[in-house]
The RNA shown here (c-di-AMP riboswitch aptamer (ydaO/yuaA leader)) has 128 nucleotides and comes from Paenalicyclobacillus ferrooxydans.
Of the family's consensus pairs, 92% are formed in the model.
The prediction has a mean pLDDT of 78.
RNA sequence: CGUAAACUAUCGCUGAGUUCCAAUGGAAGCGGAGGACCCAAGUAAUUGGGGUGAAUCGCCGUUAGAGGCGUAGGGGUGCCUACAUCCGAACCCGUCAGCUAACUCCGUAAGCGCGUAGGUAUGUGCGG
Numbered sequence: 001c002g003u004a005a006a007c008u009a010u011c012g013c014u015g016a017g018u019u020c021c022a023a024u025g026g027a028a029g030c031g032g033a034g035g036a037c038c039c040a041a042g043u044a045a046u047u048g049g050g051g052u053g054a055a056u057c058g059c060c061g062u063u064a065g066a067g068g069c070g071u072a073g074g075g076g077u078g079c080c081u082a083c084a085u086c087c088g089a090a091c092c093c094g095u096c097a098g099c100u101a102a103c104u105c106c107g108u109a110a111g112c113g114c115g116u117a118g119g120u121a122u123g124u125g126c127g128g
Base pairs, nucleotide, nucleotide: 011113012112013111014110018028019027020026021025029108030107031106032105033104034103039098048096049093050092051091052090057070058069059068060067073087074086075085078120079119080118081117082116083115
């Protein structure tokens, strides 16, 4: 000097998932669902229907799968652009839910360590 791995701290990332308290719990903040008039929808459906989420759809493959290739959409340390790159899941309700004021209910986890280039904004620290 370079490469690889592990640990710790700081600083961050996906996500609603944070903060406070005299703290077995309760608040604030954030997030989600149900729920009128009006409006919308319109007798069909067990071949159900719906919700959270970026995560939808198509083709190939198979007896069915597993799997593969794309794709709507989404992410990457303030922000914008370009190129490259990654994700494109999973779970829940249980025959039932359009919107929806009042009102009612629920969640506040989990998992990680970051590309390059050109612009641009704001703040902090140190020195003069």